[in-house]
RNA sequence: CUCUUAUCAAGAGAGGUGGAGGGAAAGGGCCCGAUGAAACCCGGCAACCGAUGCAUGUGCAUUAUGGUGCCAAUUCCUGCAGUGAUACUGCGAGAUAAGAG
Numbered sequence: 001c002u003c004u005u006a007u008c009a010a011g012a013g014a015g016g017u018g019g020a021g022g023g024a025a026a027g028g029g030c031c032c033g034a035u036g037a038a039a040c041c042c043g044g045c046a047a048c049c050g051a052u053g054c055a056u057g058u059g060c061a062u063u064a065u066g067g068u069g070c071c072a073a074u075u076c077c078u079g080c081a082g083u084g085a086u087a088c089u090g091c092g093a094g095a096u097a098a099g100a101g
Base pairs, nucleotide, nucleotide: 001101002100003099004098005097006096007095008094013042015041016040017039021032022031023030027078028077029076043071044070045069048067049066050063051062052061053060054059075093079091080090081089082088083087
C1' cells in the first nucleotide's frame, strides 16, 4: 500500500509541562483556542484482539495486568443515488480493529 470482515448517534479530567495553533489529505463551510491550541506526562473511556466462565456454530456474561484505539461538535458538515426531500435510507470516502497478501 491492497484485499476481507466488523464498528462509527454512546463514553472519557475545571491535573502537570508547554506555548499557537487546532478540528486525522486538499478546497469550502462552520467551529474550538491566551478563561490557554498542538505535543508530551499523568488521568480517563471503551472493550476490537486478549483472559475467565457458560453456551455452541457462533453467541452471552465478567474482566482489564497485556496489544491497539479513543477522550468538543454524528466520522463537526461536505461526494453520489433514491424518496411523500430543510429529513431519512443506501452507496462511496475516511477512521479504528482483527486477519490475509

Predicted 3D model of a 101-nucleotide RNA (SAM riboswitch aptamer (S box leader)) from Clostridium amylolyticum. The source organism's lineage runs through Bacteria, Bacillati, Clostridia, Clostridiaceae and Clostridium. It matches the Rfam family "SAM riboswitch aptamer (S box leader)". Gene Ontology term of the family: regulation of gene expression. The model forms 97% of the base pairs in the Rfam consensus.